This is a predicted structure of a 1464-nucleotide RNA (small-subunit ribosomal RNA) from an uncultured rumen bacterium.
The sequence is in RNAcentral, with records from ENA and SILVA.
The coordinates come from a structure-prediction model, not an experiment, and the mean pLDDT is 83.
Rfam family: Bacterial small subunit ribosomal RNA.
RNA sequence: AGAGUUUGAUCAUGGCUCAGAACGAACGCUGGUGGCGUGUCUUAUACAUGCAAGUCGAGCGAGGCAGCAAUGCCGAGCGGCGAACGGGUGAGUAACGCGUAAGCAAUCUGCCCCAUAUCAGGAAAUACCCGUGCCAACGCGCGGUUAAUGUCCAGGAGAGUGGCCCUCUGCAUGGAGGGUUGACUAGAGAUUUAUCGGUAUGGGAUGAGCUUGCGUCCGAUUAGCUAGUUGGCGGGGCAACGGCCCACCAAGGCGACGAUCGGUAGCCGGCCUGAGAGGGUGAUCGGCCACAUUGGGACUGAGAUACGGCCCAGACUCCUACGGGAGGCAGCAGUGGGGGAUAUUGCACAAUGGAGGGAACUCUGAUGCAGCGACGCCGCGUGGGUGAAGAAGUAUUUCGGUAUGUAAAGCCCUAUCAGCAGGGACGAUAAUGACGGUACCUGACUAAGAAGCCCCGGCUAACUACGUGCCAGCAGCCGCGGUAAUACGUAGGGGGCAAGCGUUAUCCGGAUUUACUGGGUGUAAAGGGAGCGCAGACGGAACGACAAGUCAGAUGUGAAAGCACGGGGCUCACCCCCGUGACUGCAUUUGAAACUGCCGUUCUGGAGUACUGGAGAGGUAAGCGGAAUUCCUGGUGUAGCGGUGAAAUGCGUAGAUAUCAGGAAGAACACCGGUGGCGAAGGCGGCUUACUGGACAGAUACUGACGUUGAGGCUCGAAAGCGUGGGGAGCAAACAGGAUUAGAUACCCUGGUAGUCCACGCCCUAAACGAUGAAUACUAGGUGCUGGGGGACAACAGUCCUUCGGGGCCGAAGCAAACGCAUUAAGUAUUCCACCUGGGGAGUACGUUCGCAAGAAUGAAACUCAAAGGAAUUGACGGGGACCCGCACAAGCGGUGGAGCAUGUGGUUUAAUUCGAAGCAACGCGAAGAACCUUACCAGGUCUUGAGAUCCUGCUGAAUGGAUGGUAAUGCAUCCAGUCCUUCGGGACAGCAGAGACAGGUGGUGCAUGGUUGUCGUCAGCUCGUGUCGUGAGAUGUUGGGUCAAGUCCCGCAACGAGCGCAACCCUUACCUUCAGUAGCCAGCACGUAAUGGUGGGCACUCUGGAGGGACUGCCGGGGACAACCCGGAGGAAGGUGGGGAUGACGUCAAAUCAUCAUGCCCCUUAUGACCUGGGCUACACACGUGCUACAAUGGCGGUCACAGAGAGAUGCAGAGCCGUGAGGCCGAGCGAAUCCCAAAAAGGCCGUCCCAGUUCGGACUGUAGUCUGCAACCCGACUACACGAAGCUGGAAUCGCUAGUAAUCGCAGAUCAGAAUGCUGCGGUGAAUACGUUCCCGGGUCUUGUACACACCGCCCGUCACACCAUGGGAGUCGGAGAUGCCCGAAGCCGGUGGCCUAACCGCAAGGAAGGAGCCGUCGAAGGCAGUGCCGGUGACUGGGGUGAAGUCGUAACAAGGUAGCC
Repeated sequence: AGAGUUUGAUCAUGGCUCAGAACGAACGCUGGUGGCGUGUCUUAUACAUGCAAGUCGAGCGAGGCAGCAAUGCCGAGCGGCGAACGGGUGAGUAACGCGUAAGCAAUCUGCCCCAUAUCAGGAAAUACCCGUGCCAACGCGCGGUUAAUGUCCAGGAGAGUGGCCCUCUGCAUGGAGGGUUGACUAGAGAUUUAUCGGUAUGGGAUGAGCUUGCGUCCGAUUAGCUAGUUGGCGGGGCAACGGCCCACCAAGGCGACGAUCGGUAGCCGGCCUGAGAGGGUGAUCGGCCACAUUGGGACUGAGAUACGGCCCAGACUCCUACGGGAGGCAGCAGUGGGGGAUAUUGCACAAUGGAGGGAACUCUGAUGCAGCGACGCCGCGUGGGUGAAGAAGUAUUUCGGUAUGUAAAGCCCUAUCAGCAGGGACGAUAAUGACGGUACCUGACUAAGAAGCCCCGGCUAACUACGUGCCAGCAGCCGCGGUAAUACGUAGGGGGCAAGCGUUAUCCGGAUUUACUGGGUGUAAAGGGAGCGCAGACGGAACGACAAGUCAGAUGUGAAAGCACGGGGCUCACCCCCGUGACUGCAUUUGAAACUGCCGUUCUGGAGUACUGGAGAGGUAAGCGGAAUUCCUGGUGUAGCGGUGAAAUGCGUAGAUAUCAGGAAGAACACCGGUGGCGAAGGCGGCUUACUGGACAGAUACUGACGUUGAGGCUCGAAAGCGUGGGGAGCAAACAGGAUUAGAUACCCUGGUAGUCCACGCCCUAAACGAUGAAUACUAGGUGCUGGGGGACAACAGUCCUUCGGGGCCGAAGCAAACGCAUUAAGUAUUCCACCUGGGGAGUACGUUCGCAAGAAUGAAACUCAAAGGAAUUGACGGGGACCCGCACAAGCGGUGGAGCAUGUGGUUUAAUUCGAAGCAACGCGAAGAACCUUACCAGGUCUUGAGAUCCUGCUGAAUGGAUGGUAAUGCAUCCAGUCCUUCGGGACAGCAGAGACAGGUGGUGCAUGGUUGUCGUCAGCUCGUGUCGUGAGAUGUUGGGUCAAGUCCCGCAACGAGCGCAACCCUUACCUUCAGUAGCCAGCACGUAAUGGUGGGCACUCUGGAGGGACUGCCGGGGACAACCCGGAGGAAGGUGGGGAUGACGUCAAAUCAUCAUGCCCCUUAUGACCUGGGCUACACACGUGCUACAAUGGCGGUCACAGAGAGAUGCAGAGCCGUGAGGCCGAGCGAAUCCCAAAAAGGCCGUCCCAGUUCGGACUGUAGUCUGCAACCCGACUACACGAAGCUGGAAUCGCUAGUAAUCGCAGAUCAGAAUGCUGCGGUGAAUACGUUCCCGGGUCUUGUACACACCGCCCGUCACACCAUGGGAGUCGGAGAUGCCCGAAGCCGGUGGCCUAACCGCAAGGAAGGAGCCGUCGAAGGCAGUGCCGGUGACUGGGGUGAAGUCGUAACAAGGUAGCC
């Protein structure tokens, strides 16, 4: 410090997630040791038991015990001090509670310290105790006796205090001192004689109380709150101020700088995190506060409204004799409960500290220690060295190896921890040690007793095998898993950390993702619809003063601990100790005066006023005008009009439409008219008049900062809508009808009501947009328009320069994610306001305000997703555009689709009908040929190292051929013939038998693959290097202008070159030359035949097959940019790639093929392998594809006569001859082929016949008889003869091929093959028609445009309905909680009052007084009761929408012109 995740890729926006640190933690697995820390975060829930506050006999008097006594000890009770500390908890509290800084001249303070003075006298009680009574208990009475440092009284002096007077002094209230006078207020003793103690006053210290400034969470869907409330006067009360309380008077006080209300919360030092600023937190330690079962109350006291005190009320628990009592662990242990979860009913007062005491001492669950828990931090160990045969085992493997791995073993060493033994502290000063025989030291001993957890797809370090097969499972995010999973589970290996490791929860960080440091708002979320303007914020120039902000110095404080640094002590570290720093703060004080502020005096530049002038759909009101539409009346006139893609509804013979004339009504203002003008925005358009707002220009004068912005507020605010009253021509939601359609509640048509118009009043929203808040200043230019001014020229029109205002376009710098903006900023700065913080839920719900309503404004949450969104890029696509090509259409010719048959496929059937191919690009395809075989399928039978391959052992001698038996057949059994080498051991080879390694598989996966192939497409494209442009994906080149069959070529150009494709090179065909001349040929010569190159001979010709030539836009004319090229012509066998073929770029379709072959993995192994017989692949209601033959006269049939090319042939082709009607048979000449043969070419020509018909067309089907092949033609071959003679008379919708030697038509040959083509591949014969043209259909190419598509339109995607689940709103109600208000009742208790009650001290002889008590009454007063209201929560039949959910229904709304542009 960053990373992953939106996309095909990119940039930016933006959310989600991760890596880090932390923890009072918990959970899972695991666990050697020590030190230091730490441990109920939950029910402030309920508590058994023990302990946690006592002490003093030197305050007092009884009593008891010991002692002979002196005396000592114990000790209830009275009394004193303490129990208000220490310890716990965080419920309450949003507060002067806490923090910080001040104040108290408005205060108190026991014990402690200092100082001064003083301690002389008296009195009456009482507990305990004794006697007696009540009671279950707790406990309660009555009578009697007694003491004190308990209580009370009085005197003098002094001190204090009140009134009055004087002096000094303070910022104010006030304070200090002195004088005088009146009333009041004190005492206590003990002892070991050292002391301790009491009282009064003053002071100190400590502690406490009160007041104030500032700071201290969230909510405005809480906006008003307040009656002792705010203040005053007077009193009361208090330690003290104060409405703290009371009477009276006034009507104040608080609040947008957030009162009140609601929610949440103890606060701080600190702790965690962070670079910091911040954010979170408030365990342990320390300071403060609050509380002690809940609520209320006072008493005592220096101090409490008192955790281990009291009284009352409530709830709960316990005891009870039912009458009444007792209790309070949020002290330490401990128990139940709650909970994911948190310890021992331990030891000791040895230390530190506290209470009491003169002290010894006692008490102390404070504290010091120990125990339990890996809960945290820190330290240590589980060994070190050597050791390659790289052992064994394990895992994997391409079987060679590789890994584990110097790891182990082995050898040599060491002993930290633990264990054993011995010694043995500090903490303690003389004594006293819980810890503890602990820490520590020493010795002996054994490598022994001591390693796990998580992870290994990316982020993120670390990979293989097996199992599983969208299952089981994983997952922090992205995402893995559907048969080869580095992602699940296991194993081997590896990585990380380590007595721990992971997970989970929480917090900070990363997140600049709330932005003070440090963000944004044209299009990503985000500028208010616009203006005016109160508060607020900010504000021009000069001078002077002040010193609030600001800056500097000093002082106080900022507790300790913590933190940082430097030292020191535990072996180190954690930890502890010392010192310094820091604590960024607050306050006081001294100074400075630049800036801000405040005050004063000025200024004119900002702003404004006055004057002159012109421009303008600026506003309001009144009046006027013409064109058009519709309606009414009349005339002319006749059958249609109207409307549409086409129609229909509608209107019209009762006279429409059309046309002429007249009239009526309402609304809107053509042309001018313009990125022209005006207005703040909404908006404003005929003409005239009246009233009126603003802006601009010019030239002076005046005011003197009067300014900018603007939360709330007020005003304006399109259209639609609402109310009342008018008006209503046209248009037109709703509605009706007609069409369209699968439907059509739409688009189209015919009608048509609200409304649109006017007046008044509401509504207050818009994609109210420049998607751009207002203001000011600055920052290159160019060019139109518009409103003014000035100047020069010209003096008519005008041209040029310049200046101010408005309104456009282009563009520099700069900015921006890019698009783009650019003096009218989205630039550079300043000021103020508004708004944003992932998508959905949702601008929804609830609440509130406004509104007549519709609704508007404000405005959430639960839940859910990992994205949603912006700009730009490359593609793809479009019922977008432009250009171009193709038998793509058109123009033609011939077919298919109808019939019969052949063949393939689907379907069905079957024991099996083996398998594959599936739009084009499967379907006469694999198959260039299924009777057996093939054959993979089915039935039955048979074999198990196998039909064939390699290796081993044994036996045999062959192998092989033949024969026989048997079987449905193979298998099986038997017999005969029949080897080589040798060192004689044997070997080679073969057969048989056996054992295993293995064979075998047309079993699966073409979605694991190689190879091969199809297709787009023989379409013209596909790319690269360097350079340049762009943040980048990418672009450029390859686009543009021409041209071409072509990315073919030329020109231009930030490109220049290059590669794969195109073309050419190759084959063939068309012409010529040359060479060669048999088996080909025969012109000339000769021979011969009935005839024939038959023969001699020849190679001229044809031909054959080698080598060459030829064609290149080379030549001419025209066009074109003088180019490329195009058009025409000449010559030529051929002319503009001459015809044909081979040749198939980058890639697409997970295209086809595991059944050609090869091959990974999986599966079968007496079977999914191998063999045999028979069957099947040939089935048949049907459907489709491809073909053949036809339907006839351009024909059929009969006769006769011609003319090819290319091929095949030895298991072959077979002549001739003979036989047969024929298929064919017999025979076998010739030929391994330019020699022989297949072999007849057919259409065609000529002659004859048929005469338009289901025929002399057509030949299916069937019968009979045959031929051939073959082991075998039943299932299931082809052919022949005779007979039979079906459908069919040119084929619906639709659809195919073809542009010239082509289509059409005619036959011939070959491969396969024993036999079996209408198929396939080739060959030649005859031989057309048409193409205006590119609008349309299909396919393709280039450029461009839009896009929400990228699996790419067979895309994406919306809403209702149905189902399941989830959260939520409403809801008749119902239940609960907290709080306030009013009324009733009114405990304890303080305060007040009170009498005819009571009372020891003092006074008084007494009566009585003084003082006090109980009782009663009154105010206040907790709990409780009643009432209505508001708030919050739970639940609720039913109901509303929302979200989520592989394959439901209906449609097709949006994205392309999305098929009616879309949106608000």